The RNA shown here (Guanidine-I riboswitch aptamer) has 103 nucleotides and comes from a Paracoccaceae bacterium.
RNA sequence: GUGCAGGUUGCUUAGGGUUCCGCCAGUUCAGGGUCUGGUCCAAGAAGCAGCACCCGGCGGCAAAUUCCGCUCGGGCACACGGAGGGACAAAAUCCCGGGAGGU
Numbered sequence: 001g002u003g004c005a006g007g008u009u010g011c012u013u014a015g016g017g018u019u020c021c022g023c024c025a026g027u028u029c030a031g032g033g034u035c036u037g038g039u040c041c042a043a044g045a046a047g048c049a050g051c052a053c054c055c056g057g058c059g060g061c062a063a064a065u066u067c068c069g070c071u072c073g074g075g076c077a078c079a080c081g082g083a084g085g086g087a088c089a090a091a092a093u094c095c096c097g098g099g100a101g102g103u
Base pairs, nucleotide, nucleotide: 007051008050009049010048011047012046015041016040020038021037022035023032024031053075054074055073056072057070058069059068060067078098080101084096085095086094
């Protein structure tokens, strides 16, 4: 200096708002998230799980580093970070984005 197993999905949480429900206020047509909540959104740097992936081992085929497979073993580490913009009803630690930048 370059590269990476820096992939993905589900559930949940921190967090987030206000379409709908509820609640509150009001009283006939509309208000309040400066309402605990249910629904809803939701983490790269939160948790769990699945798949994928990586290394090894084993098996198959004439042969294997290569192709196909395994109910086998192991791994999947680390991680500071704006401003601004975007979506949905709306907002966000969501998305742009492990971005710019920094160490």

Annotation: It was read from a public genome assembly, where an Rfam model found it.